The RNA shown here (transfer RNA) has 77 nucleotides and comes from a Vicinamibacterales bacterium.
[in-house]
RNA sequence: CGGGAUGUGGCGCAGUUUGGUAGCGCACCUGACUGGGGGUCAGGGGGUCGCUGGUUCGAAUCCAGUCAUCCCGACCA
Numbered sequence: 001c002g003g004g005a006u007g008u009g010g011c012g013c014a015g016u017u018u019g020g021u022a023g024c025g026c027a028c029c030u031g032a033c034u035g036g037g038g039g040u041c042a043g044g045g046g047g048u049c050g051c052u053g054g055u056u057c058g059a060a061u062c063c064a065g066u067c068a069u070c071c072c073g074a075c076c077a
Stems, first nucleotide, its partner, number of pairs: 001073007010026004020057001028044006050066005
C1' cells in the first nucleotide's frame, strides 16, 4: 500500500439477507424463601447499534466517507 472480516447495555452474542423503530444469556438492583453464604422464584434498571453524511414517511439494517482491531497478500530489509 491492496483485499477481507469485525465494531450492538458491564461481558459474550443474536438481529442486517426481506428497512417498520433493539433483544438473549451472564452480570447488576429490589423483594420472597433460607440462620447466613450459595441457590431458586418474582419484579426491575441500563444501549438508540464505532463516527460523520446521504437515501427514505421510517435506517442497527441500504449507499458514501472515515476511525479502531484482527486476518491475508504485496513492498522494504
Its mean pLDDT, the model's own confidence on a scale to 100, is 81. It matches the Rfam family "tRNA". By type it is a transfer RNA. The sequence was found in a public genome assembly. Lineage of the source: Bacteria > Pseudomonadati > Acidobacteriota > Vicinamibacteria > Vicinamibacterales.